This is a predicted structure of a 75-nucleotide RNA (transfer RNA) from a Candidatus Woesearchaeota archaeon. Rfam family: tRNA. The family's RNA type in Rfam is transfer RNA. Its mean pLDDT, the model's own confidence on a scale to 100, is 81. The sequence is in RNAcentral, with records from ENA. The organism belongs to Candidatus Woesearchaeota, within Archaea.
């Protein structure tokens, strides 16, 4: 230096390819509540996220471009 894959709640993850309601869903976790003599477990509810800028479209987590970060691999 050039190639590839890759980035979403605090943690892992689903949806990206093939653009469309609505609060971007699931798990644990963390408050809060029922239950229980107490704990825990179980059941209900909050809280919380599309790596950044730009672009295209009515509409972008998704298409398109650059930037960063991260594994790999060639030199």
């Nucleotide at each position: 230096g050039c190639c590839c894959c890759u980035g979403u709640c605090g943690u892992c993850u689903a949806g990206c390819c093939c653009g469309g309601c609505c609060a971007a869903g699931g798990a644990u976790a963390a408050g809060g509540g029922c239950c229980u003599u107490u704990c825990g477990a179980g059941c209900c509810u909050u809280u919380g996220a599309c790596a950044c800028g730009g672009g295209u479209u009515c509409a972008a987590a998704u298409c398109c471009c650059g930037u960063c970060g991260g594994g790999g691999g060639c030199a």